[in-house]
RNA sequence: GCGGCUGUGAUCUAGUGGCUAUGAUACAGGCUUCCCAAGCCUGGUACCCGGGUUCGAGUCCCGGCAGCCGCA
Repeated sequence: GCGGCUGUGAUCUAGUGGCUAUGAUACAGGCUUCCCAAGCCUGGUACCCGGGUUCGAGUCCCGGCAGCCGCA
C1' cells in the first nucleotide's frame, strides 16, 4: 500500500428498516438475615465519528478512525 472482518452502558452481548435499544455480570439503593453469602425488587450509564438514502437507520450506502486477520 491492497483486501476481508469487527466496532452497542464499566464488561460481555441480543437486536427482519417500525423500539421507550435486549439480557447477563459489575456498581448503587432497598427487602430478607444476628452477621455474611445467596435470593428478590429498584436505579444510573450505551449504538466509534461525519455525511447520505428513507415517513422512519443500531440495522442500508459513502467517507474517515480504531482493532484483528491475510497478501505484498
Transfer RNA from a Nanobdellota archaeon, 72 nucleotides, folded computationally. Its Rfam family is "tRNA". Rfam describes the family as follows. Transfer RNA (tRNA) molecules are approximately 80 nucleotides in length. By type it is a transfer RNA. Its family is annotated with triplet codon-amino acid adaptor activity in the Gene Ontology. The sequence is in RNAcentral, with records from ENA. The coordinates come from a structure-prediction model, not an experiment, and the mean pLDDT is 80.